This is a predicted structure of a 535-nucleotide part of an RNA (small-subunit ribosomal RNA, 5' domain) from an uncultured bacterium. The full RNA is in RNAcentral, with records from Greengenes.
Context: one part of a larger RNA
RNA sequence: GGAUGAACGCUAGCGACAGGCUUAACACAUGCAAGUCGAGGGGCAGCGGGUAGAUGAGCUUGCUCAUUUAUGCCGGCGACCGGCGCACGGGUGAGUAACACGUAUGCAACCUGGCCGUCACAGAGGGAUAACCGGGAGAAAUCCCGCCUAAUACCGCAUAAUACCGGGGAAGGACAUCCUUUUCCGGUUAAAGGAGCGAUCCGGUGACGGAUGGGCAUGCGCCGCAUUAGUUAGUUGGCGGUGUAACGGCCCACCUAACCGACGAUGCGUAGGGGUUCUGAGAGGAAGGUCCCCCACACUGGUACUGAGACACGGACCAGACUCCUACGGGAGGCAGCAGUGAGGAAUAUUGGUCAAUGGGCGGGAGCCUGAACCAGCCAAGUCGCGUGAGGGAAGACGGUCCUAUGGAUUGUAAACCUCUUUAGGCGGGGAGCAAUGCCGGGCACGCGUGCCCGGAGGGAGAGUACCCGCAGAAUAAGCAUCGGCUAACUCCGUGCCAGCAGCCGCGGUAAUACGGAGGAUGCGAGCGUUAUCC
Repeated sequence: GGAUGAACGCUAGCGACAGGCUUAACACAUGCAAGUCGAGGGGCAGCGGGUAGAUGAGCUUGCUCAUUUAUGCCGGCGACCGGCGCACGGGUGAGUAACACGUAUGCAACCUGGCCGUCACAGAGGGAUAACCGGGAGAAAUCCCGCCUAAUACCGCAUAAUACCGGGGAAGGACAUCCUUUUCCGGUUAAAGGAGCGAUCCGGUGACGGAUGGGCAUGCGCCGCAUUAGUUAGUUGGCGGUGUAACGGCCCACCUAACCGACGAUGCGUAGGGGUUCUGAGAGGAAGGUCCCCCACACUGGUACUGAGACACGGACCAGACUCCUACGGGAGGCAGCAGUGAGGAAUAUUGGUCAAUGGGCGGGAGCCUGAACCAGCCAAGUCGCGUGAGGGAAGACGGUCCUAUGGAUUGUAAACCUCUUUAGGCGGGGAGCAAUGCCGGGCACGCGUGCCCGGAGGGAGAGUACCCGCAGAAUAAGCAUCGGCUAACUCCGUGCCAGCAGCCGCGGUAAUACGGAGGAUGCGAGCGUUAUCC
C1' cells in the first nucleotide's frame, strides 16, 4: 500500500447493486416451512342445492316465503382405505487427513421411480380390512373387543417371452476367473381399472433399448509434528460359503504367516474438499464467508423398516442426557428450515407480503400446496454513482488570530450584495415493463394428442414503485484525522520530567512547531480515524 462476513470512536443527505451469528453443532415459547388426487374406493361429519313430508305466514285457493324432518339424489368434502410425493428443495460444517474431495480411467462386477422409443399382453376368480356402527379401558396420549363393507389395496389360478433358472450344441471375442451372438429341451414369473352419450383420453403388466441419476474399483494430487519409529490379529493371502444391485475379510468356517514402514507406516494435533477469493511484476504466500459442484450431519449413540432410491432434518424403534404434561398409573418433544426468544459475545436483521414471475410436488384439467423463490423491512457493514450550489463580487468590511504594532499580514472572493440554476429532498399530476401461460369462442397443421394462429373477458405481491411532467425555493444536507522526522501541513497561549503523547526514533525538568487549547494549514470526504487479521 492492498484486502475484510469485521468491531470500536466521532460524524451522517440520497440512490443502485451486493452482504449481514466468524462466538455456544448452546437451549428453545409461538406461528408457519409437504402435500395432493373425488377422473382409484367405501362413505356423508360439516357447507350449498334438489326432491318428498309436516307446521306457520301472506293471501290472488294454488302459488310464494319461513321453520323443521327425511333423503348421498347433485355440487362437493373433514376423517378413513388406496396412489404418487415426502430420498427434491432448504439448513449447518460437528465429525472426517479419508478414494472425503479434485483430476483421469475402468466395471468381462452393478442398479436406476418418473421421462422417451420399440414389441407384446390385460382371461377368469377369491378372501379380508379401515372408515362407519355397537361396546369397553384410560386423567391424557392412545388402545382393545364385536359386527358390516369397497377398491387402481391384498391373494391364488390361467396365458406368456428376446426375462430368470437348469441342461445340450454351434460361432466369435478377450483381460485369469470369463464375455457376446445364435439354436434346442425342460421349468418359473404379469396385469386394474377410471372418466366420457360417444369418438376418445388417462392409467395397468412384461421385455428390450435410450436418457438421466447413482454405486463400486484404481493411478496421481491432497496440513503440521520424528521432541511420534516401529505398527497390525480379520491382521496378509487362499479355498468354500453367507450377504449385496454388484466386487471384495464386507462377514463366516478352515488353511497359510504374512502385510505396512525413513519414498515417513503407526500415533498425536489441526481441518469439510474443490471451483474460486485476497495479495504479489511473477514465482509464491494466505484464505475457503456470500454463489456453484461434491461430501458429511440432523438433541447424543445405535438399529433396521418402507421404498426405484434413506439406514430418512420437520418417519419408526431402542438406549442416554435435557425440557414439559400428569389424576403419579403413565405420556409428549427435538429450529444446524423461515421469522423470533434467552444465553454466549467486540459483533450480525422482520415473529413482514405474495405465489404475480421462475422452479418443485400432486392432479386429465381447473386448481391446491410451496418461509424454495420473488419482493418489501432493518443495518454506512461494502462497492459504485449523485448532492450539499453556480457565475459575478475589494470598502480586500466586521470579528478572530499573528506581528517588527499610528500600521501591516492572514482568515479571504470567503461573507454581505447582484444575477442564475433546481439534481437529490418536499408538494401536485400522469404512470410503466416484469404477463407468458391458463380460461372461453373460432380456425389451421400434422408425426392424431400435441403444436400454432386470431378474437374476447380476466390476470401483479412488489406498488401508485421505477420513470415522466409541473410548482415553490439556495432553500433541507460536512465531517473526521493529522500538522518534530519518517510524512503533505506552523504560529500563539497554558503547563513545567507534572499533566500528558507515542507506530519507530523519541517529546515534556520556564521561551515545547512533539502535551492541552486557540487561530491557521494539510489529507481524505458521507465518511474519517483506531484496533484485529492476511499478503